[in-house]
RNA sequence: GCUCCUAUAGUUUAAUGGUAGAACAUUGUUCUUAUACAACAAGAGCCUGAGUUCGAUUCUCAGUGGGAGCA
Numbered sequence: 001g002c003u004c005c006u007a008u009a010g011u012u013u014a015a016u017g018g019u020a021g022a023a024c025a026u027u028g029u030u031c032u033u034a035u036a037c038a039a040c041a042a043g044a045g046c047c048u049g050a051g052u053u054c055g056a057u058u059c060u061c062a063g064u065g066g067g068a069g070c071a
Stems, first nucleotide, its partner, number of pairs: 001070007010024004018054001026042005047063005
């Protein structure tokens, strides 16, 4: 330098173009003499920009970060 893959919550990850789910973690309540466990509830997320579309996490292009291969 070229090609390919990948980016979603604090972490690990789902999601046929039609209101983004879950687990762990965090916070609160109940339970307990107290802690832990358990139950219930709450908060928290689509890498950035442009395009296509009635509508984009999803499709296209460019960029950025990470990974792999070739030279």
Model confidence (mean pLDDT): 83 of 100. Transfer RNA from a Magnetococcales bacterium, 71 nucleotides, folded computationally. The RNAcentral record of the sequence draws on ENA. Rfam family: tRNA. By type it is a transfer RNA. The source organism's lineage runs through Bacteria, Pseudomonadati, Pseudomonadota, Magnetococcia and Magnetococcales.